This is a predicted structure of a 75-nucleotide RNA (c-di-GMP-I-GGC riboswitch aptamer) from a Candidatus Sericytochromatia bacterium. Of the family's consensus pairs, 95% are formed in the model. Its mean pLDDT, the model's own confidence on a scale to 100, is 88.
RNA sequence: AAGGAAAAAGGCAAACCCACCGCGAGAUGGGGACGCAAAGCCACGGGACUCAAGUAAUCAGCCGGGUUGCCCAAA
Numbered sequence: 001a002a003g004g005a006a007a008a009a010g011g012c013a014a015a016c017c018c019a020c021c022g023c024g025a026g027a028u029g030g031g032g033a034c035g036c037a038a039a040g041c042c043a044c045g046g047g048a049c050u051c052a053a054g055u056a057a058u059c060a061g062c063c064g065g066g067u068u069g070c071c072c073a074a075a
Stems, first nucleotide, its partner, number of pairs: 003072002011036002016031004021026001034061001040067003044064003047059002050056001051054001
């Protein structure tokens, strides 16, 4: 360094419920945990999705890519 087996410290938080914003997909906050080693961040490529349909929007927890980063160091 590739890597993530065992371990530890911690982290995030699906469905669902409540509040709130949005026409909507969905966002945010609280509760809650199905999961996650980038489930941190970025719409660059593909994909999905929405509407008031265009120089429009949403999804990073669909895949790839970019970028930053905790722990470990077994094969």